């Protein structure tokens, strides 16, 4: 230099052929339970989906550029 893959909550990941308020587990917080802690049960908060632009009635999803990380080739 070229090609491919990944980027969604603090962390690990789903998200179907583009469609209605974007979910799960762990972690955090609150309550219940317990003599206390842990475990268990119930609940709460936390995301403008890496950034920018485009396509579309509608984009996490499609397209382009950029950024970060990874793999391969030279």
């Nucleotide at each position: 230099g070229c090609g491919c893959c990944u980027u969604u909550a603090a962390c690990u990941c789903a998200g179907c052929u583009g469609g209605a308020u974007a979910g799960a587990g762990u972690a955090a917080c609150u309550g219940c339970c317990u003599u206390c802690u842990a475990a268990g049960c119930a609940g709460u908060a936390a995301g403008c989906c890496a950034u920018u632009g485009g396509u579309u009635c509608g984009a996490g999803u499609c397209c382009a550029a950029u950024a970060a990380g990874g793999c391969g080739c030279g």

This is a predicted structure of a 74-nucleotide RNA (transfer RNA) from an Oscillospiraceae bacterium. It matches the Rfam family "tRNA". Rfam classes the family as a transfer RNA. RNAcentral holds the sequence, with entries from ENA and Rfam. Taxonomically the source falls in Oscillospiraceae (Bacteria, Bacillati, Bacillota, Eubacteriales). The prediction has a mean pLDDT of 80.